Overview:
A computed fold for a 98-nucleotide RNA from Pseudoclavibacter soli DSM 23366, annotated as TPP riboswitch aptamer (THI element). Model confidence (mean pLDDT): 75 of 100. The sequence was found by an Rfam model in a public genome assembly. Its Rfam family is "TPP riboswitch aptamer (THI element)". Gene Ontology term of the family: thiamine pyrophosphate binding.
């Protein structure tokens, strides 16, 4: 010197499970767990410094009333493009250059 940080906006990208009652055999209604976020949302969470999210997976071992509830799995494979604007201006963290 960049970056990085914190907000906004824009564009993109993603999940929406599990029990317990009641009704019924057809949409469903209440509740209650975990979590940011359970398709109440223009909400919530990520955008390559990429565990947001997907595939392994009808996976293992734990726990529970169950469950993507914990942990492996995972120094495994994928995965979305990041832009502009402002604010700090001080310690600090990564590139580079002298």
């Nucleotide at each position: 010197u960049g970056c990085a940080u914190c907000g906004a906006c824009a564009c993109g990208g993603g999940g929406u499970g599990c029990c317990c009652g009641c009704a019924g055999c057809a949409g469903g209604c209440g509740g209650g767990c975990u979590g940011a976020g359970a398709u109440c949302a223009c909400a919530c969470c990520c955008g390559u410094c990429g565990a947001a999210c997907c595939u392994g997976a009808u996976c293992c071992c734990g726990u529970u009333g169950a469950c993507c509830c914990g942990g492996g799995c995972g120094g495994a494979g994928g995965g979305a493009u990041u832009g502009u604007c402002g604010a700090a201006u001080g310690a600090g963290g990564c590139a580079c250059g002298a």